[in-house]
Context: one part of a larger RNA
RNA sequence: UGACGGGGGCCCGCACAAGCGGUGGAGCAUGUGCAUUAAUUCGUUAGUAACCGAAGAACCUUACCAGGGUUUGACAUCCUCUGAUCGCCGGUGAAAGUCGGUUUUCCUCGCAAGAGGACAGAGAGACAGGUGUUGCAUGGUUGUCGUCAGCUCGUGUCGUGAGAUGUUGGGUUAAGUCCCGCAACGAGCGCAACCCUCACUCGAUGUUGCCAGCGUUAAGUCGGGAACUCUUCGAGAACUGCCCGUGUAAGCGGGAGGAAGGUGAGGAUGACGUCAAAUCGGCAUGGCCCUUACAUCCUGGGCUUGACACAUGCUACAAUGGCCGUUAAACAGAGCGACGCAAGACCGCGAGGUGGAGCAAAUCGCAAAAAUACGGUCUCAGUUCGGAUUGCAGGCUGCAACUCGCCUGCAUGAAGUCGGAAUCGCUAGUAACCGCAGGUCAGCUAAACUGCGGUGAAUACGUUCCCGGGCCU
Numbered sequence: 001u002g003a004c005g006g007g008g009g010c011c012c013g014c015a016c017a018a019g020c021g022g023u024g025g026a027g028c029a030u031g032u033g034c035a036u037u038a039a040u041u042c043g044u045u046a047g048u049a050a051c052c053g054a055a056g057a058a059c060c061u062u063a064c065c066a067g068g069g070u071u072u073g074a075c076a077u078c079c080u081c082u083g084a085u086c087g088c089c090g091g092u093g094a095a096a097g098u099c100g101g102u103u104u105u106c107c108u109c110g111c112a113a114g115a116g117g118a119c120a121g122a123g124a125g126a127c128a129g130g131u132g133u134u135g136c137a138u139g140g141u142u143g144u145c146g147u148c149a150g151c152u153c154g155u156g157u158c159g160u161g162a163g164a165u166g167u168u169g170g171g172u173u174a175a176g177u178c179c180c181g182c183a184a185c186g187a188g189c190g191c192a193a194c195c196c197u198c199a200c201u202c203g204a205u206g207u208u209g210c211c212a213g214c215g216u217u218a219a220g221u222c223g224g225g226a227a228c229u230c231u232u233c234g235a236g237a238a239c240u241g242c243c244c245g246u247g248u249a250a251g252c253g254g255g256a257g258g259a260a261g262g263u264g265a266g267g268a269u270g271a272c273g274u275c276a277a278a279u280c281g282g283c284a285u286g287g288c289c290c291u292u293a294c295a296u297c298c299u300g301g302g303c304u305u306g307a308c309a310c311a312u313g314c315u316a317c318a319a320u321g322g323c324c325g326u327u328a329a330a331c332a333g334a335g336c337g338a339c340g341c342a343a344g345a346c347c348g349c350g351a352g353g354u355g356g357a358g359c360a361a362a363u364c365g366c367a368a369a370a371a372u373a374c375g376g377u378c379u380c381a382g383u384u385c386g387g388a389u390u391g392c393a394g395g396c397u398g399c400a401a402c403u404c405g406c407c408u409g410c411a412u413g414a415a416g417u418c419g420g421a422a423u424c425g426c427u428a429g430u431a432a433c434c435g436c437a438g439g440u441c442a443g444c445u446a447a448a449c450u451g452c453g454g455u456g457a458a459u460a461c462g463u464u465c466c467c468g469g470g471c472c473u
Stems, first nucleotide, its partner, number of pairs: 007473007015463002019426005026315008034306002042053002064301007073127001077126002079123005087102006106117004129290002132288003138284002140279003143275001145273001150189006156165003169180003195267004200236005206230001210225002214223002239261001242255005317419001321378005327373001335366003340359002345354003385416001390411007432455007
């Protein structure tokens, strides 16, 4: 000087408390450990791993295993020779490949000889190749403390010096935010603001969107309108600006006006550093290692196993509920669509099929929002709860659903009656409940993730205690 303390003081955070809903018990999904295995590829693993890399393992992916092949190689550059390339047929084979036959003679320049180029084959070697190793050799990127309020510098001053001061103190703030004081005076990186979205108004803009008044229609359908909603582009608006109280001030409490009030809400934004934190398997890269194999091609298998343990979720255990009903065709937002989205119609109980209007989409489509409301039924029961599991019959994608896909119908109907110790999230359009879309993607294991809207609470006395953090000592 720091760090630490079951030392002290001050302060903050869904940290506790006050509340609401969960997890821990059940079934299933997913991941991890362990075990098993020819292989169950690899990494990640206290908080900061465990629906994590993986925004999608049937083949491919794929890195693993077994077997069958290749050795200048699947890929790049250079040299020599031959030939256009491509293709077609046959034998063998699981395929990769291998053996044989056959067809043909590219482009540019040039009269020609020839030269050059692309592609294919053969050959020789330089080399290729490696998801092999080291994240404790590295770059880059990322997590974390933490969006916590801190971390430093110049000059000056003090101290023999390490260092101190500034940055401490009194107030205040979300904040090293600001004010006052002070041997300090200034400055930088952070904070805040500048950026994006949402909320209000005005101006412009009127098609594919809108419809008040006029006409018209089955229908904003058409004529028309430019008001309204909305779209897009600009501008304005909030600053403790105004009033009252309080205070030296910064500020704090209350009020008015206002769509919005004291950071309006959310996002993006992550200081100096910490953990030899993570990643050589995203990529790049030093060293080391392999080079008829640790490279590479193919078929099949595996990553999908299972006494068990853990983690994250989904569905439930029911009446605030289940089921039925075009009964009201109730009411969204945000997306996606040409290798695509696919309407009406017809067939099928259904998954789906036939067919194809329209749409590169404010025009057409996905598209039905669901919870909800109304009516009916069930009457507390392992049930008209719950849906696991299993059988049969089908549909779809795809070369191919046996290992190992999803969906539908019929049948089957398990555990489960609210969960021990313990433990998690959340302070408002939040929690909780409800559905919708997207990425990945042929299909899908999505119950995951990223977004979107609909319905819509309770509680916070307070800071003694638990956890984490800041300042002084």
Molecule: small-subunit ribosomal RNA, 3' major domain
Organism: uncultured bacterium